[in-house]
The RNA shown here (small-subunit ribosomal RNA) has 1539 nucleotides and comes from an uncultured delta proteobacterium. Its Rfam family is "Bacterial small subunit ribosomal RNA". Its family is annotated with structural constituent of ribosome and ribosome in the Gene Ontology. Model confidence (mean pLDDT): 83 of 100. RNAcentral records the identical sequence in 2 taxa.

RNA sequence: AGAUUAGAGUUUGAUCAUGGCUCAGAACGAACGCUGGCGGCGUGCCUAACACAUGCAAGUCGAACGAGAAAUUCCGAUUCGUCGGAAGAGUAGAGUGGCGAACGGGUGAGUAACGCGUGGGUAAUCUUCCCUUGAGUUCGGGAUAACUUCGCGAAAGCGGAGCUAAUACCGAAUAAAACUGACCUUGUUCCGGCAAGAUCAGUAAAAGAUGGCCUCUACAUGUAAGCUGUCGCUUGAGGAUGAGCCCGUGUACCAUUAGCUUGUUGGUAGGGUAAUGGCCUACCAAGGCUACGAUGGUUAGCUGGUCUGAGAGGAUGAUCAGCCACACUGGAACUGAGACACGGUCCAGACUCCUACGGGAGGCAGCAGUGGGGGAUUUUGCGCAAUGGGGGAAGCCCUGACGCAGCGACGCCGUGUGAGUGAUGAAGGCCUUCGGGUCGUAAAGCUCUGUCAGGUGGGAAGAAAUAUCUCGAUACGAAUAAUAUCGGGGUUUGACGGUACCACCAAAGGAAGCACCGGCUAACUCCGUGCCAGCAGCCGCGGUAAUACGGAGGGUGCAAGCGUUGUUCGGAAUUAUUGGGCGUAAGAGCGUGUAGGCGGUUGAACAAGUCAGAUGUGAAAUCCCUCGGCUCAACCGAGGAAGUGCAUUUGAAACUGUCAGCUUGAGUACGGGAGAGGAGAGCGGAAUUCCCGGUGUAGAGGUGAAAUUCGUAGAUAUCGGGAGGAACACCGGUGGCGAAGGCGGUUCUCUGGCCCGAUACUGACGCUGAGACGCGAAAGCGUGGGGAGCAAACAGGAUUAGAUACCCUGGUAGUCCACGCCGUAAACGACGGGCACUAGGUGUAGGAGGUACUGAAUCCUUCUGUGCCGAAGCUAACGCAUUAAGUGCCCCGCCUGGGGAGUACGGCCGCAAGGCUAAAACUCAAAGGAAUUGACGGAGGCCCGCACAAGCGGUGGAGCAUGUGGUUUAAUUCGAUGCAACGCGAAGAACCUUACCUGGGUUUGACAUCCCCGGACAGUCCUGGAAACAGGAUCUUCCCCUUCGGGGGACCGGGUGACAGGUGCUGCAUGGCUGUCGUCAGCUCGUGUCGUGAGAUGUUGGGUUAAGUCCCGCAACGAGCGCAACCCUCGUCCUUAUUUGCCAGCAUUAAGUUGGGCACUAUAAGGAAACUGCCGGUGUUAAGCCGGAGGAAGGUGGGGAUGACGUCAAGUCCUCAUGGCCUUUAUACCCAGGGCUACACACGUGCUACAAUGGCCGGUACAAAGGGUCGCAAUCUCGCGAGGGGGAGCUAACCUCAAAAAGCCGGUCCCAGUUCGGAUUGGAGUCUGCAACUCGACUCCAUGAAGGUGGAAUCGCUAGUAAUCGUGGAUCAGCAUGCCACGGUGAAUACGUUCCCGGGCCUUGUACACACCGCCCGUCACACCAUGAGAGCUGACUGUACCAGAAGUCGCUGGGCUAACCCCUGAGCUUGUCGAAGGGGAGGUAGGCGCCUAAGGUAUGGUUGGUAAUUGGGGUGAAGUCGUAACAAGGUAACCGUA
Repeated sequence: AGAUUAGAGUUUGAUCAUGGCUCAGAACGAACGCUGGCGGCGUGCCUAACACAUGCAAGUCGAACGAGAAAUUCCGAUUCGUCGGAAGAGUAGAGUGGCGAACGGGUGAGUAACGCGUGGGUAAUCUUCCCUUGAGUUCGGGAUAACUUCGCGAAAGCGGAGCUAAUACCGAAUAAAACUGACCUUGUUCCGGCAAGAUCAGUAAAAGAUGGCCUCUACAUGUAAGCUGUCGCUUGAGGAUGAGCCCGUGUACCAUUAGCUUGUUGGUAGGGUAAUGGCCUACCAAGGCUACGAUGGUUAGCUGGUCUGAGAGGAUGAUCAGCCACACUGGAACUGAGACACGGUCCAGACUCCUACGGGAGGCAGCAGUGGGGGAUUUUGCGCAAUGGGGGAAGCCCUGACGCAGCGACGCCGUGUGAGUGAUGAAGGCCUUCGGGUCGUAAAGCUCUGUCAGGUGGGAAGAAAUAUCUCGAUACGAAUAAUAUCGGGGUUUGACGGUACCACCAAAGGAAGCACCGGCUAACUCCGUGCCAGCAGCCGCGGUAAUACGGAGGGUGCAAGCGUUGUUCGGAAUUAUUGGGCGUAAGAGCGUGUAGGCGGUUGAACAAGUCAGAUGUGAAAUCCCUCGGCUCAACCGAGGAAGUGCAUUUGAAACUGUCAGCUUGAGUACGGGAGAGGAGAGCGGAAUUCCCGGUGUAGAGGUGAAAUUCGUAGAUAUCGGGAGGAACACCGGUGGCGAAGGCGGUUCUCUGGCCCGAUACUGACGCUGAGACGCGAAAGCGUGGGGAGCAAACAGGAUUAGAUACCCUGGUAGUCCACGCCGUAAACGACGGGCACUAGGUGUAGGAGGUACUGAAUCCUUCUGUGCCGAAGCUAACGCAUUAAGUGCCCCGCCUGGGGAGUACGGCCGCAAGGCUAAAACUCAAAGGAAUUGACGGAGGCCCGCACAAGCGGUGGAGCAUGUGGUUUAAUUCGAUGCAACGCGAAGAACCUUACCUGGGUUUGACAUCCCCGGACAGUCCUGGAAACAGGAUCUUCCCCUUCGGGGGACCGGGUGACAGGUGCUGCAUGGCUGUCGUCAGCUCGUGUCGUGAGAUGUUGGGUUAAGUCCCGCAACGAGCGCAACCCUCGUCCUUAUUUGCCAGCAUUAAGUUGGGCACUAUAAGGAAACUGCCGGUGUUAAGCCGGAGGAAGGUGGGGAUGACGUCAAGUCCUCAUGGCCUUUAUACCCAGGGCUACACACGUGCUACAAUGGCCGGUACAAAGGGUCGCAAUCUCGCGAGGGGGAGCUAACCUCAAAAAGCCGGUCCCAGUUCGGAUUGGAGUCUGCAACUCGACUCCAUGAAGGUGGAAUCGCUAGUAAUCGUGGAUCAGCAUGCCACGGUGAAUACGUUCCCGGGCCUUGUACACACCGCCCGUCACACCAUGAGAGCUGACUGUACCAGAAGUCGCUGGGCUAACCCCUGAGCUUGUCGAAGGGGAGGUAGGCGCCUAAGGUAUGGUUGGUAAUUGGGGUGAAGUCGUAACAAGGUAACCGUA
């Protein structure tokens, strides 16, 4: 001396919750892209356990042993060829022998295992070297390498003969408290054994190496024997270390792997091992493992740790450390203390190399390095100076362990790339609203500093040992010798490396990038591009104004790095132990019940679980804390803590467990009770159908309407009789029973369960329930019956575009019964079972008790069931609520995004149909729940509107006018396109207009501003030309000021460039204006309240209204925009005024003509009047409604203006304005001509008609509102007429246009293509205008078309309206059948709201929200993708049976071979424990045989991949085809199971 929990984006129009996907964090042995100053410390083949050239990585000891060079140098000799000697040198190299090579180093293929971790055991074991300690180290022998020589071989190498040594080998002696075996005694024990003691038998040496000395003995200088030191060696004991074996426990996934096993499990005996053991063998027994997961398959070295995480966990197992396994692949043993051995051996196999073809050699997963693989991983470096290891007495040798250096930004850490000052806010870039802003104190400039890098000079620590010299001490010893130990001093040793570090020199000099900037997520503008190019982690950007693409400026973040990719954890409470759920993702269709889990109450004991303490262990390193060392840090060192675990032990006794009781849980007995509970056998009536008979006659039946069908061979209808099958009306009820499925006439028999009551008994016997077993609607299957009705399939008739459907007529399986299968349903309360607890109210069914007149009903209490409403609580909400979805406990089942898919494959079941179990690839960013607001509905309710209905008149048919589409054209300019475009922009296209086309021209421009020069401008004439225009001539000389020099201004011409110009594009960049829903009654807000929230309430409800108009009620109270009113006009009256208007009375006239008057009318200003005010009724005492009175007008008096929030990206860039884009000798401007007027056709809107309510002719009457001096024009006159001439009057209540027409009166026509109708055409004219050809209007004469009231369909109108009649105006030179306005005449009908259309309010459903012109399903066709099946083909792994069998161990044999030992014989002489030659034996061995066995082979299986003609479904895709299944009552309600 501990640490500590963050969210965001994305489903929707919006909301809440569910749920997935994605992001922000940390990490890495990383890789890639761009960039890159320095240093320190780390780290570096994750892939092919693929193959390897070359060098090195294990040797050492002469103080174990024998033998022993050469080059070269020197000396001597020489016949100059050479020879001898010495040094080199007892050296090198080789050999015998010892130790080491089993360590160190590498790799992770195999292994799911006592392999590893952890804790134990070994009384079942071994341990070289090391330490301590005991004893010993005696006497002999025979060989053999090297070497020499001979031979074979290309080589590797091998063989024969001969010589020799040892610490090599062999024999013998000695031998205990040692070992082995046998046996006995004692102690102890877990009964296996162990310890101690006694006896017998067996078992071993290197007389070695080296140093020193003569004390003892011998010769006697000195040496030898000897003594002595050191190192060895032999044999014991103990220790230490290391190893072997055994056990408890932990250790991945798959049950679509459920059964496995014959040495298998155990025993006995033997073998084998250091040692237990089926480890092996023989015999005996038949066991052993497994749902607590055997066996099989897949994957994987394990751990300390590492990364992440708040933690619990999850992932991982590089570097460092422990263990294991492996060493080209497979097998095997040898040697040894230790191996079945990485740099050893043998065999087999694959591969590579050498070869003389006969035969040989090899193993980098040691360090470097090479090829290959790969996205990717380093130098064929230096050194043994340090640390460590091997050998040696030691010097020393060896050491790719290791220490260092090199390469790589691969990681972590540190550090630099400068500091201060500096505003004219420089230049330049970028942006700009053109003012400026920003990069920016940034730069430059001035003043400083000196880290790193560079240069010069100095310069460490890491080194302590060993050895040796010397001094001293101690031990041994006879010794002052030698040796050993200790201490002091001297000498010697550095790869890194002249490195770290220090000082000085010069110099701001050499040193900044990368990613990002739509949201998440810090950071914004311009340009380019135009659903292209591209971006993207998710949502998503890009279709001409992109903060999202690309570039730039600016900014943000990190920084020698920054991003991207990959992987892991986190966020993710998204597998939930901590810490989730199951009415809608998730409760099995239901029960019985096994294992298991859990379990009432009392007592006692134990201590298994549990709790506490102690001890051991939990390696080191790491993490954490403290302290310390490198200038700091990274890094390193020291100490501590921690290590939640395991084991042993001591204790506690509440709980669980074990034992014994108890009665309340559970059950049994007794008495009652209700019931469509189940099974079987009878019986009954109504109805349908059929058969027979009677009556009876033409239809019946069926439907939306029909038809098929039945019927004159007598149906339907009706009466009587009969047959047969199925189902049981009324009672009948959210009544009853059952576990569920399910059960309904009635009687009997058998039978299960439940409820109530009161006692007795058993004594926890209980709950749940994986597997298992049973039941289980309908449909379906098998066999045999039965068959009335109904009715899949099927047939016919309809409907329809089609109709394999809905409707109709028939009709077979089936429905019914018996027996046997199937085993599924929306098998639902979408709610598993049990127990306990937690307000009530009100029904209903069964039972018991109580009270009351006792008989009941009724009332009260209680138990059991079954409903409804509701408190708390819960819930995302809906809702649930003692029958929980509340609060708890126990047990089981199930879920983890949508699709693919409840599918494929496999397995089990089934006669089949099929059921149960149950994935993946791939694909999407959602899918789904509840509720909200809208919209919609072939949903409901209420209400309104010329919406329908009732009426009147039209359109659609004809001709013409006009607009549009289409077509045509050089152009037929453009726009408007359902209602809401189409007599619309256009209130008026011959030129102009005009935007279009053709042709001719102009380029600072037809128009605006600025600058320069000249000049007034303008006008007139001539030539060319179609004109524009060009050329020429002529005429003229503006205004103001003035110091008279000139200046200024307007205008014209010329020039320069800025600019003008554009009816070019975008109405989907816009303003403004307009249309439409709709003059519909709605649209909102503040505060409050309710709801988690979107939202609701208010605004709904009851009335009422034209109205969200008003009243009442109400968790709402108020308010705003709309409605209404205020405004204009018409209708009545009054006041004022009285000309140009008017005229009652007076005068006058042809005439209100004039005088006069202003009463009336009218005009135009102001007022009054109408408010449900009054009365009655009704209504809620209301709002209001109905009726009435009065009134000119009555309930808004008629009409107009007025258009809420919003919708349609509605319309308009061609009215105007305007962003952006485009154009600039043209998309601008001028001019002439043409076109917009075309014409097979289609549509809209109109006019005129089709006639007698009419046409024509004549006569005659009455308006309103307007226009007029570039004008309206009278009287007069000419013309048949349009019109001409002429011109009074009028700037208008004065004059004029101006005649109103229908009407009325009279006449004529007489039902005809006409005396209707007027198109068309011919001729002749008039007017306007520069000009009527294309292309005007009108007039006259002539012509006289279609048309006889109009199919489907469709429009307007509710009163001064429709209809009908004329009049005026705008535009305009001229040109209306259009438009706007005016008056005249003047109807019919409305029962009513069922239906069509539109609208308002409320409710309801919804899978719609671009909102039904919505959404959306399936086949088919096409493209792509993954996948199943598939005759087969092909690989890998593996099982079984058999064949064959290398090397090798083991066993048997071994006639061949054989030095040491033994025996016999005994040449020989040194006469011995001597011994040659010879013989025999023991032992050994070549060889042979046998068991086992690797590779190999044959046959037959299994598992798992790849691939395949063809085939199945699935997914995705822009606009494909066919229908319209679902969502609304989706137009046949939908859905589930089945055929």